[in-house]
Predicted 3D model of a 120-nucleotide RNA (SAM riboswitch aptamer (S box leader)) from Woeseia sp. It was read from a public genome assembly, where an Rfam model found it. The model forms 97% of the base pairs in the Rfam consensus.

RNA sequence: AACUCAUCGAGACCAGCCGAGGGAAAGGCCCAUUGAAGCUGGGGCAACCUUCAGAACUUACCAUUCUGAAAAGGUGCCAACUCCUGCGGUGCAUCGAAUGUUGCAUCCGAUAGAUGAGUG
Repeated sequence: AACUCAUCGAGACCAGCCGAGGGAAAGGCCCAUUGAAGCUGGGGCAACCUUCAGAACUUACCAUUCUGAAAAGGUGCCAACUCCUGCGGUGCAUCGAAUGUUGCAUCCGAUAGAUGAGUG
């Protein structure tokens, strides 16, 4: 590289350096000289790993699962739902000869992506 599993409508910004881009990609729509991205320092959010307690299971222990708490450590994150859409379905409306057309939907699913844990 790749594969598996879980999660993705919540939450959380200041300073210094630098100086024009950034939001993965395409389309859209946004953010940005009242300072983008990047780097550095500090702060914060969250609770995946982690730690602790309780319960279930067990003769008992371990392991596992569930619930709760914590935030020291390993990551992650700190505009907008993963910013929105793309593919399939469903519902409503619409046009229509039609199983079709067009539009709408924070309805469902897939794909893609991100993050964590694991395999290798």